Record summary:
A computed fold for a 76-nucleotide RNA from a Nitrospirota bacterium, annotated as transfer RNA. It matches the Rfam family "tRNA". It is annotated as a transfer RNA. Taxonomically the source falls in Nitrospirota (Bacteria, Pseudomonadati).
RNA sequence: AGGCGGAUAGCUCAGUCGGUAGAGCACAGCUCUUACACAGCUGGGGUCACGGGUUCGAGCCCCGUUCCGCCUACCA
Numbered sequence: 001a002g003g004c005g006g007a008u009a010g011c012u013c014a015g016u017c018g019g020u021a022g023a024g025c026a027c028a029g030c031u032c033u034u035a036c037a038c039a040g041c042u043g044g045g046g047u048c049a050c051g052g053g054u055u056c057g058a059g060c061c062c063c064g065u066u067c068c069g070c071c072u073a074c075c076a
Stems, first nucleotide, its partner, number of pairs: 001072007010025004019056001027043005049065005
């Protein structure tokens, strides 16, 4: 330098055909317990990396940028 993949909740990750953003863990409250843990119930939590475009409507499609990982090539 080129190619491929990835970026979504605090963490790890789903997200179908473009049509109300989700799960597990974690966190908070309640139940339970002498108390804790476990278990159960409820709840909070989102700039879908960033900037544009297309569309009635974009996490999803198109363009650019940034960052991460992998591969190839070049120089020494």